[in-house]
RNA sequence: CAACGCCGUGCGGGAGAGCUGCUCGACCCGUGCCCACGGGCCGCGCAGCGCCGACGGGGCAACUCCUCCCGGAACCUCUCAGGCACCAGGACCGCACGGACCAG
Repeated sequence: CAACGCCGUGCGGGAGAGCUGCUCGACCCGUGCCCACGGGCCGCGCAGCGCCGACGGGGCAACUCCUCCCGGAACCUCUCAGGCACCAGGACCGCACGGACCAG
């Protein structure tokens, strides 16, 4: 000086799962006794049941450390939390930068 790998930061990509009902508000249409009724649609909130798993969390485990025990360990599993228009989030992947250590 220093590859790969590790940690952090930034950028990009990034799946899955919904219906119903009610209140309120906006918009459109129709009627009419002009401000009300009905219908459609959108949004927020709430409720019912259903559903999803790739933040987090729990469980078992191939495997791993070891004589054994203890321990570590998933995208598997459970759905506690979370989520089910958009947004946000998002395991993981790619690139760049920074940091410690290091084969060389």